The prediction has a mean pLDDT of 82. Large-subunit ribosomal RNA, domain III from uncultured Rhodanobacter sp., 385 nucleotides, folded computationally. Rfam family: Bacterial large subunit ribosomal RNA. Its family is annotated with structural constituent of ribosome and ribosome in the Gene Ontology. The RNAcentral record of the full RNA draws on MGnify.

Context: one part of a larger RNA
RNA sequence: GAGUAACGAUAAUGGGGGUGAAAAGCCCCCACGCCGAAAGCCCAAGGUUUCCUCGCGCAACGUUCAUCGGCGCAGGGUGAGUCGGCUCCUAAGGCGAGGCAGAAAUGCGUAGUCGAUGGGAAGCUGGUUAAUAUUCCAGCACUUUUCUACAGUGCGAUGUGGGGACGGAGAAGGUUAGGUCUACCAGGCGUUGGUUGUCCUGGGGAAAGGCGGUAGGCAUGGGUCUUUGGCAAAUCCGGGACCCUUUAUGCCGAGCACCGAGACGAGUCCUAUUUGGACGAAGUGACUGAUACCACGCUUCCAGGAAAAGCCACUAAGCUUCAGCUGUAGAAGAACCGUACCGUAAACCGACACUGGUAGGCAGGGUGAGAAUCCCAAGGCGCUU
Numbered sequence: 001g002a003g004u005a006a007c008g009a010u011a012a013u014g015g016g017g018g019u020g021a022a023a024a025g026c027c028c029c030c031a032c033g034c035c036g037a038a039a040g041c042c043c044a045a046g047g048u049u050u051c052c053u054c055g056c057g058c059a060a061c062g063u064u065c066a067u068c069g070g071c072g073c074a075g076g077g078u079g080a081g082u083c084g085g086c087u088c089c090u091a092a093g094g095c096g097a098g099g100c101a102g103a104a105a106u107g108c109g110u111a112g113u114c115g116a117u118g119g120g121a122a123g124c125u126g127g128u129u130a131a132u133a134u135u136c137c138a139g140c141a142c143u144u145u146u147c148u149a150c151a152g153u154g155c156g157a158u159g160u161g162g163g164g165a166c167g168g169a170g171a172a173g174g175u176u177a178g179g180u181c182u183a184c185c186a187g188g189c190g191u192u193g194g195u196u197g198u199c200c201u202g203g204g205g206a207a208a209g210g211c212g213g214u215a216g217g218c219a220u221g222g223g224u225c226u227u228u229g230g231c232a233a234a235u236c237c238g239g240g241a242c243c244c245u246u247u248a249u250g251c252c253g254a255g256c257a258c259c260g261a262g263a264c265g266a267g268u269c270c271u272a273u274u275u276g277g278a279c280g281a282a283g284u285g286a287c288u289g290a291u292a293c294c295a296c297g298c299u300u301c302c303a304g305g306a307a308a309a310g311c312c313a314c315u316a317a318g319c320u321u322c323a324g325c326u327g328u329a330g331a332a333g334a335a336c337c338g339u340a341c342c343g344u345a346a347a348c349c350g351a352c353a354c355u356g357g358u359a360g361g362c363a364g365g366g367u368g369a370g371a372a373u374c375c376c377a378a379g380g381c382g383c384u385u
Base pairs, nucleotide, nucleotide: 013031014030015029016028017027018026032382033381034380035379040362041361042360046342047341050340051076052075053074055073056072057071061069062068081142082141083338084337085336088119089118093114094113095112099108100107101106123140124139125138126137127136143334144333145332146331147330148329149328150327151326152325153324154319155318159314160313161312162311167301168300169299170298173294174293175292178288179287180286181285184203185202186201187200188199189197209259210258212256216252217251218250219249221244222243223242224241225240226239227238229237230236264283267279268278269277270276302305348357349356364376365375366374
C1' cells in the first nucleotide's frame, strides 16, 4: 500500500421465547422464501468413526461471532441359514507341472489353476433404539445338507446328451404399480358480509408364502423296430421305418380368487405432558394407467449376437440281502467376513467446509406430447459475515 480488495453462486430473511459472561448466526415456536427427474430417498465405488450422547469444553480449526460444529476430551454404537461376499461356475485376462525357445535373466504355452463387471438354493410384513435392523423382537414363511426310522425300488461319473443360453429395431395385446374421484367413516359450523350445504378438512391401505393354473406363449403327442453318429457303452440324444391318434400331450406363465390377517389405521380418552399408556371407525366401487410384469414372447433385419457349473436324462467301471435312489416322518446343522455414517457431497477425486467431476435404482399433483417449462406434495434447505 491499507483497515483497502476479499469473506466462494443475488434461494431471503423477520419476530417471539430459551440457554448463556456475551446471541444477526446455537435450540424451540410462528411467519416468509428456495429445491422438488432434486438442493428428496435408496445404493455401488471411495472415505474410515466423520455416526449417537438431556455428557464436558471453545485454545487452535470454521474466511466473521459462537453458548454451535464433520473441531478437542470422554463414554456408547454396526447382531443375518435367506441381503452382499466367501464356499460352486466360468469371460477377457493372469499364473502355469511337464514342454518349446533362449548363453542366462527370462519369454511363450498344454493339462490345470485363478479371475466378476456375468451364471448359480432360500424372507416377508409390522414393531422396537439416542445411535442397528429383510440382521433384534412378534407373526407367518422358505431353502439346503447330514443322520435315524418306515415303505418302495436298478443304482452308479471327472464320461455322453439335453438344458442353462443370450443381438438390434418395431408393433399389438393382457395385466399390475401408481394416480384421480367415490360409497362409506371421523371431525368442523366460522372474531369479516355469507356458510346445516350439491359445504369444508382428514381417512378411504395391506407383504412374502401356500393353493388353484387363468389371459397368453412355446414345443408338437404316444408306441414298436432299427443304427456309418455323440472318441468306450447307453434304454439317453441324433438319423431312419412302421403303427395309433390328428391336437390328443408336455413346458413356461403375468394377473386374479381364497387362505395368510393376529396387525395397521384418521382420531378419541387417560396420565408423573412423557422417548408414555389404553381404545380404535370406514377400509367399497368406478375411471385412468406406465418406461414395470407376462417377455426379448411375437414380427422383422443383417452386422448373425459369451462360457462353464448348479439342474435333468443316459450308461462305463463297480455294487446288487448291502450300498445307492425315490417318498413320508422325525432330529440336528447352516460356519466365517461386511453391516455405523457420508455418498451430485463440508465426510469421495480436485492443496481448502473449493460455483468443477462422480456408475446404478425410485419417479407424486396441476400445466403439457414430454423425465421440457412454471407452480406445488412427501422430504430437504435459506448456501458461516